[in-house]
């Protein structure tokens, strides 16, 4: 300097156009003599940034950023 690949809830991930989801955690009630399991429910997201496409974008297109491999 080129090429894939990825950045989505405190982690780790899913979501290939139609108002974003689990699974741990994290609170809060239930159970319990308590704790810890087990069971119920809530909160937590400008989906890395900015711009374009569309009637509509986490999703298609340019750009840039950060992380990983690779080529030179």
């Nucleotide at each position: 300097g080129c090429c894939u690949c990825g950045g989505u809830a405190g982690c780790u991930c899913a979501g290939u156009g139609g108002u974003a989801g689990a699974g741990c955690g994290u609170u809060u009630g239930c159970c319990u003599u308590g704790u810890a399991a087990g069971c119920a429910a809530a909160a937590g997201g400008u989906c890395g940034a900015g711009g374009g496409u569309u009637c509509a974008a986490c999703c298609c297109c340019c750009u840039c950023c950060c992380g990983a491999g690779g080529c030179u």
Molecule: transfer RNA
Organism: Candidatus Parvarchaeota archaeon